[in-house]
Molecule: c-di-GMP-I riboswitch aptamer
Organism: Geomobilimonas luticola
């Protein structure tokens, strides 16, 4: 010197949370005051892998709310003629929700990865 480890020291960073501000459709992030979970990389990389989160959009199953026992055809019962009734096929509609794709955003203190880094016991 390097690699591996993680005592011990100097330091460092800062979870929930409170509180001022500021971006953004949300997720959630920036700045600052208090605050101390916790961390040897909780420095960096979201264009390295893979999870989770959040939106737009596309297709789409059940389920549930609502228009609507509503509309159009046809056929049949019935009238004095209307209405009522049942059959058939057709078209059409709003919100929730789960799953699949596409696009687009966050998390690095979710995990492995990469890459940079302070000390030096055993």
């Nucleotide at each position: 010197u390097u690699u591996c480890c993680g005592a011990a020291a100097c330091g460092g960073u800062a979870a929930a949370c409170u509180u001022g501000g500021a971006a953004g459709a949300a997720a959630u992030u920036c700045c600052g005051a208090g605050g101390g979970c916790a961390c040897a990389a909780a420095g960096c990389u979201g264009a390295c892998g893979g999870a989770c989160c959040c939106g737009u959009u596309a297709a789409c199953a059940a389920a549930g709310a609502g228009c609507a026992u509503a509309c159009c055809a046809u056929c049949u019962u019935g009238u004095a003629g209307c209405a009522a009734g049942g059959a058939u096929g057709g078209a059409u509609u709003u919100c929730u929700u789960a799953c699949u794709g596409a696009c687009a955003g966050g998390u690095a203190g979710c995990c492995g990865a990469g890459c940079u880094c302070c000390c030096g016991a055993a």